[in-house]
């Protein structure tokens, strides 16, 4: 890399190094020399895995030392399909694509 299943409107940065890019792609619209990426260090968020407890179980709560993950802007917006507000422009709902991130499976 593919495959399966959950969630994805919340919430949570600050410091050394470094030196121009960064927000998956498109298109846009933003960030950024008042320092992008990336590395380090120490903080924070959540709580999926694991823990503890209750319970046949579906599932609930609790905690946050342990595996992971996150710390602009909904997944920053934008795909298809239906539907809707007098609607080609605006905007809303539903259900999908893509894509994160965790479990698991091969």
């Nucleotide at each position: 890399g593919a495959c399966u299943c959950a969630u994805c409107a919340a919430g949570a940065g600050c410091a050394g190094c470094a030196g121009a890019g960064g927000g998956a792609c498109u298109g846009g619209c933003c960030c950024g020399a008042u320092g992008a990426a990336g590395c380090u260090g120490c903080g924070g968020c959540a709580a999926c895995c694991a823990u503890u407890g209750a319970g046949c179980a579906a599932u609930c709560a609790a905690a946050a030392a342990g595996g992971u993950g996150c710390c602009a802007a909904u997944u920053c917006c934008u795909u298809u399909a239906g539907g809707u507000g007098c609607a080609u422009u605006c905007g809303c709902c539903u259900a999908u694509a893509a894509g994160a991130u965790g479990a698991g499976a091969g």
Annotation: SAM riboswitch aptamer (S box leader), 106 nucleotides, folded computationally. Model confidence (mean pLDDT): 85 of 100.